[in-house]
Molecule: transfer RNA
Organism: Candidatus Pacearchaeota archaeon ex4484_26
RNA sequence: GCCCCGUUAGUGUAGAGGCCAAGCACACAGCCCUCUCGAGGCUGAGACACGGGUUCAAAUCCCGUACGGGGCA
Repeated sequence: GCCCCGUUAGUGUAGAGGCCAAGCACACAGCCCUCUCGAGGCUGAGACACGGGUUCAAAUCCCGUACGGGGCA
């Protein structure tokens, strides 16, 4: 330098064009329970790496950039 794959809450993940103002688990906060803690129950806050394009509609498809991983030279 070229090619391929990946990037979604604090962490790990689901998603395959409209059912998604994005779900689940752990963690976190509040409440209930408990003499207290823990466990358990209920509720809540929190994420699509960035920029552009396609489309009536994009986390999802295309291009570029960044970062990570792999391959070739």